[in-house]
Formats: sequence, C1' cells, structure tokens
RNA sequence: AGAGGCUUAGCUCAGUUGGUAGAGCAAUACCCUUACAAGGUAUGGGUCGUGGGUUCGAGUCCCUCAGCCUCUA
Repeated sequence: AGAGGCUUAGCUCAGUUGGUAGAGCAAUACCCUUACAAGGUAUGGGUCGUGGGUUCGAGUCCCUCAGCCUCUA
C1' cells in the first nucleotide's frame, strides 16, 4: 500500500426479508435460610463505535472517519 472481517447493556453474544432493541451472566431489592451459598420473584441499565446519506420508517442498506483482528505485498 491492497483485500476481508468485527464494533449492540458492566461482560459474552443474538437480532430473519428494513417495521416498537433482546438473552445469558453480572448488579440492586425482596422471598427462602440462624447465617452463607444455591434457588425463586421483581427492577434498573442502550443515542446499536463517529459523522452524513437513502427511506414514511435504519441495529439492518450506501458513504466517510476511528479502533481491533486476519491475509497479501
């Protein structure tokens, strides 16, 4: 220098053909227990990496930039 992939909750990751953002673990509160662990119930937590574009409507499609990984030279 060229090519490809990834970026979504604190962590690990889903998200179909564009149509109201989710799971597990973790956190908080309560139940249970003499207490702890395990178990049960509930709650909170997201400008979906940045900035634009298309669209009635974008996590999803297009462009730009940034970070990480891999390959080629």